[in-house]
RNA sequence: CUCAUCGAGGAGCGCUGCAGCAGAUCUGUAAAGGAUCAGCCAGGCUCGAUCAGUGACCCGACUUUUCAACGGCGCUCUCUAAUU
Numbered sequence: 001c002u003c004a005u006c007g008a009g010g011a012g013c014g015c016u017g018c019a020g021c022a023g024a025u026c027u028g029u030a031a032a033g034g035a036u037c038a039g040c041c042a043g044g045c046u047c048g049a050u051c052a053g054u055g056a057c058c059c060g061a062c063u064u065u066u067c068a069a070c071g072g073c074g075c076u077c078u079c080u081a082a083u084u
């Protein structure tokens, strides 16, 4: 750094449907790819941990600091603060 899994980022309902998933049809010698239709779909992001892999790097320990930021639209609740 990457894949996968788990946890956290307060919660619920509704709407749209980008990516993604999966189905049908068309295109194509076929494959790949592309197009159309309808369905699911707003934690897909960040942080931490674990397994595995890859790369780099002398190795390890201690101390200090920090421990969040963000997440389409509408509504409701929870929490905190302020005003009345």
Base pairs, nucleotide, nucleotide: 001053002052004050005049006048007047008046009045010077011076012075013074014073015072018044020040021039023037024036025035026034027033043070